[in-house]
RNA sequence: CUUUGGUGCAGUAGGUAGCACUUCAGUCUCACAAGCUGAAGGUCCCGAGUUUGAUCCUUGGAAG
Numbered sequence: 001c002u003u004u005g006g007u008g009c010a011g012u013a014g015g016u017a018g019c020a021c022u023u024c025a026g027u028c029u030c031a032c033a034a035g036c037u038g039a040a041g042g043u044c045c046c047g048a049g050u051u052u053g054a055u056c057c058u059u060g061g062a063a064g
Stems, first nucleotide, its partner, number of pairs: 001064003006021004015052001022040006045061005
């Protein structure tokens, strides 16, 4: 310094998270791929504190 869906990353003056790929279904096709439509998938590394409210602030720890 980094840690956020399976993977790669974004994100916010604190108001409960988004993109791409992937996967599944549909559509299309003789068929497949591509395209298009929809859906699924995250205790935001773990604990404590502050706060009405923490992924974000403070603190301890873990991994790299």
A computed fold for a 64-nucleotide RNA from Monodelphis domestica, annotated as transfer RNA. Taxonomically the source falls in Monodelphis (Eukaryota, Deuterostomia, Teleostomi, Didelphimorphia). The coordinates come from a structure-prediction model, not an experiment, and the mean pLDDT is 83.